A computed fold for a 146-nucleotide RNA from Nocardioides silvaticus, annotated as FMN riboswitch aptamer (RFN element). It was read from a public genome assembly, where an Rfam model found it.
[in-house]
RNA sequence: UCGCGUGCUCUGGGGUCGGUGAAACUCCGAGCCGGCGGUGAAUGGGCCCAGGCCCACAAGUCCGCGACCCGAUCACAGCCAGUGGUCGGUUGACCAGGUGCAAAUCCUGGACCGACGGUCAAAGUCCGGAUGGGAAGCGCACGCAA
Numbered sequence: 001u002c003g004c005g006u007g008c009u010c011u012g013g014g015g016u017c018g019g020u021g022a023a024a025c026u027c028c029g030a031g032c033c034g035g036c037g038g039u040g041a042a043u044g045g046g047c048c049c050a051g052g053c054c055c056a057c058a059a060g061u062c063c064g065c066g067a068c069c070c071g072a073u074c075a076c077a078g079c080c081a082g083u084g085g086u087c088g089g090u091u092g093a094c095c096a097g098g099u100g101c102a103a104a105u106c107c108u109g110g111a112c113c114g115a116c117g118g119u120c121a122a123a124g125u126c127c128g129g130a131u132g133g134g135a136a137g138c139g140c141a142c143g144c145a146a
Stems, first nucleotide, its partner, number of pairs: 001146001003144006010137001016030004032124001033114002035065004043056006060112002069089008094110005116128003
């Protein structure tokens, strides 16, 4: 330095104004928000050199991950209910034009999407489970191997 393993840490933003109404941060109009990893031709920087390479950064709608939800199984429990572990499943949404060798990612325009339970009235944004859980990944520590 690279690879592998174990442990620990970290790990999401947003309801504003107006309208209707007995009642709405839930409806209607306009506005508001965009997690993590990958990819990637914006852009910036560097290097060799005329074509590449490297670094930083770059997607809500491309490829994956996550909470929620469902099932199987195991443990606790006399049964049920419940809680936890493991495994599996499910899991939203993009088009047109432009540039160009090349666009799912750039530019322009117009669209679209957002768990479950609750609520004087239907929720991405309010309240709640949740001072919870949490994969991938960054970082740190330790170990193994080359």